[in-house]
Predicted 3D model of a 72-nucleotide RNA (transfer RNA) from a Candidatus Micrarchaeota archaeon. It was read from a public genome assembly.
RNA sequence: GCCCUCGUAGCUCAGCGGUAGAGCGCGUGCAUGGUAAGCACGAGGUCACGAGUUCAAUCCUCGUCGAGGGCU
Numbered sequence: 001g002c003c004c005u006c007g008u009a010g011c012u013c014a015g016c017g018g019u020a021g022a023g024c025g026c027g028u029g030c031a032u033g034g035u036a037a038g039c040a041c042g043a044g045g046u047c048a049c050g051a052g053u054u055c056a057a058u059c060c061u062c063g064u065c066g067a068g069g070g071c072u
Base pairs, nucleotide, nucleotide: 001071002070003069004068005067006066007065010024011023012022013021018055026042027041028040029039030038048064049063050062051061052060
């Protein structure tokens, strides 16, 4: 220098055009003599950034940045 994959909640990851989810973690409550486990509810996201296509973009296209891998 060229090619490929990835970037979504605090962490690990789903979601493949139509109002963003799970598990763990966190908060509150229930329960217990008390703690843990358990049960219920809840908070938490500019979907890496910018532009384009579209009635509509996390999703498609282009560029930038970052992470990983391959080739020379």